[in-house]
């Protein structure tokens, strides 16, 4: 050089073209003597970057940029 999957919170993932969300991680309360556990809350996002097309993109098309696989 070609082809495939993938990229989304600190991490591991989800999201049928229609409000971006669980989990674990942190904060804080509660219970407790006290810790741990357990139960509530909260907080955390330029959805790799640029473009297109849609009334509307994380979801579709282009293209590049990164990381696995696989062919040369």
């Nucleotide at each position: 050089g070609g082809g495939c999957c993938g990229g989304u919170a600190g991490c591991u993932c989800a999201a049928u073209g229609g409000c971006a969300g669980a989990g674990c991680c942190g904060a804080g309360u509660g219970c407790u003597c006290a810790u741990a556990a357990c139960a509530c809350u909260c907080u955390c996002g330029u959805u790799g970057c640029a473009g297109g097309u849609u009334c509307g993109a994380g979801u579709c098309c282009u293209g590049c940029c990164c990381g696995g696989c696989c062919c040369a």